[in-house]
RNA sequence: GGAGCUGUAGUGUAGCGGUUAUCACGUCGGCCUGUCACGCCGAAGAUCGCGGGUUCGAUUCCCGUCAGCUCCG
Numbered sequence: 001g002g003a004g005c006u007g008u009a010g011u012g013u014a015g016c017g018g019u020u021a022u023c024a025c026g027u028c029g030g031c032c033u034g035u036c037a038c039g040c041c042g043a044a045g046a047u048c049g050c051g052g053g054u055u056c057g058a059u060u061c062c063c064g065u066c067a068g069c070u071c072c073g
Stems, first nucleotide, its partner, number of pairs: 001072007010025003018056001027043005049065005
């Protein structure tokens, strides 16, 4: 230099054009318990890496770009 894959809450993930973006762990609050843990209920938390484009509508499709990994030279 060329090609491919990945990038979504604090962490790990689901989501192949259409409501309030999923779940688990973690965090916070409540119930339970003599206390903690376990269990149960609830809540907060994600400008979907960034910038454009297509579309009535994009996490999803296209282009560029950044980062990580892999392969080729």
Model confidence (mean pLDDT): 82 of 100. Transfer RNA from Desulfonispora thiosulfatigenes DSM 11270, 73 nucleotides, folded computationally. It matches the Rfam family "tRNA". The RNAcentral record of the sequence draws on Rfam. Taxonomically the source falls in Desulfonispora thiosulfatigenes (Bacteria, Bacillota, Eubacteriales, Desulfonispora).